[in-house]
RNA sequence: UACAGAGUAGGCAAGAUGCGUAAAGUGUUAAGGGAUGGGAAGUUGCCCUUAAACGAAAUGAACUCAUUGCGAUAUCUUGUUGCUUCCGCUGGU
Numbered sequence: 001u002a003c004a005g006a007g008u009a010g011g012c013a014a015g016a017u018g019c020g021u022a023a024a025g026u027g028u029u030a031a032g033g034g035a036u037g038g039g040a041a042g043u044u045g046c047c048c049u050u051a052a053a054c055g056a057a058a059u060g061a062a063c064u065c066a067u068u069g070c071g072a073u074a075u076c077u078u079g080u081u082g083c084u085u086c087c088g089c090u091g092g093u
Base pairs, nucleotide, nucleotide: 003091004090005089010081011080012079013078014077015076016075017074018073019071020070021069028052029051030050031049032048033047034046038087039086040085041084042083057068058067059066060065
């Protein structure tokens, strides 16, 4: 010093355990904020708060319980996928 590689936030699938169905959550729009490979800058996506509009069940049972569903539902596990530039890291001529 050529070259090769790993690693973020997340995405997707499956499984498990929950929550809701007396409608929260998710999704949409607007405003504000935050964290984002080990470092710097930054992008994409993500998260939080507030506001608005929209918005999803049957049966049995009988006093809030069960079953089957449903929810762009939550968490965890596994698999897979996953940083733009420079430096760094690992391998290595």